Model confidence (mean pLDDT): 76 of 100. This is a predicted structure of a 105-nucleotide RNA (TPP riboswitch aptamer (THI element)) from an uncultured Sphingomonadaceae bacterium.

């Protein structure tokens, strides 16, 4: 110096449902915690931050999809669609290997 690389991020991608609606309850890693804007009002619309998940070995997430079968009060869940189509691959440290240069024997 090149390559690989556990891990990390000042790097990037992503979602926020159902019941109830007074409190609260369910699934889940996460179901809107903080600030601002819009508005008659508002995470139910927009922006920033936070938590969480994921980054090509990519089912994190999106599309098909207001999908199909079973199941549930509903979401969820099992199977299908389906390894179908898309989807973020920047950097630092440690370590490993190889090469080059210099010095010493």
């Nucleotide at each position: 110096u090149c390559c690989c690389c556990a891990u990390c991020c000042c790097c990037g991608g992503g979602g926020a449902g159902c019941c109830a609606u007074g409190a609260g309850g369910c699934u889940g890693a996460g179901a809107g915690g903080g600030c601002g804007g819009u508005u008659g009002a508002a995470g139910u619309c927009c922006g920033c931050c936070g938590a969480c998940c994921c980054g090509u070995u990519g089912a994190a997430c999106c599309u098909g999809a207001a999908c199909c079968c079973g199941u549930u009060a509903g979401c969820a869940c099992g199977g299908g669609c389906g390894g179908a189509g898309g989807g973020a691959a920047g950097g630092g440290c440690c370590g490993g290997c190889a090469c080059u240069u210099u010095c010493g024997c």